[in-house]
RNA sequence: GCCUGUUCUCAGGGCGGGGUGAAAGUCCCCACCGGCGGUAAGGGCUUCGGCUCAAGCCCGCGAGCGCUUCAGGCGUCUGUUCGUCGGAAGGUCAGCAGAUCCGGUGUAAUUCCGGAGCCGACGGUCACAGUCCGGAUGAAAGAGAAUGAUC
Numbered sequence: 001g002c003c004u005g006u007u008c009u010c011a012g013g014g015c016g017g018g019g020u021g022a023a024a025g026u027c028c029c030c031a032c033c034g035g036c037g038g039u040a041a042g043g044g045c046u047u048c049g050g051c052u053c054a055a056g057c058c059c060g061c062g063a064g065c066g067c068u069u070c071a072g073g074c075g076u077c078u079g080u081u082c083g084u085c086g087g088a089a090g091g092u093c094a095g096c097a098g099a100u101c102c103g104g105u106g107u108a109a110u111u112c113c114g115g116a117g118c119c120g121a122c123g124g125u126c127a128c129a130g131u132c133c134g135g136a137u138g139a140a141a142g143a144g145a146a147u148g149a150u151c
Stems, first nucleotide, its partner, number of pairs: 005147006016030004031131002033120002035061004042053004056118002064096002067090004072085004100116005122134003
């Protein structure tokens, strides 16, 4: 000067009605849903110490795709290169990757109240999917518990 570990558990919601059509939970009209951490003037509880709930679109994060790297199969080739297929790893940088305004109150609000809007990975499908099916009995932001180490 650096090092705060190990194990376990948990960790996503939603198409109901009508229309068109040969066919739509995929299009059109009306509906429905909102992961995790932070912020918060509101709500609830209080032994007045505090506790707790509160943003999809404010700031970040996550899975997926893509990307990069690695090794391999197949095709081509003397070989390299290249193409392609599935696999493993990475999360630094860059991408898909998203979406909010108006009015009110107020010292202060993109968070409260009112109103009107907007957004939603990849693959599949008799027809284009936030809501169906699939990878996924997966992974994970993180939350909790147990047990150590140090002070």
Background
FMN riboswitch aptamer (RFN element) from Ensifer oleiphilus, 151 nucleotides, folded computationally. The sequence was found by an Rfam model in a public genome assembly.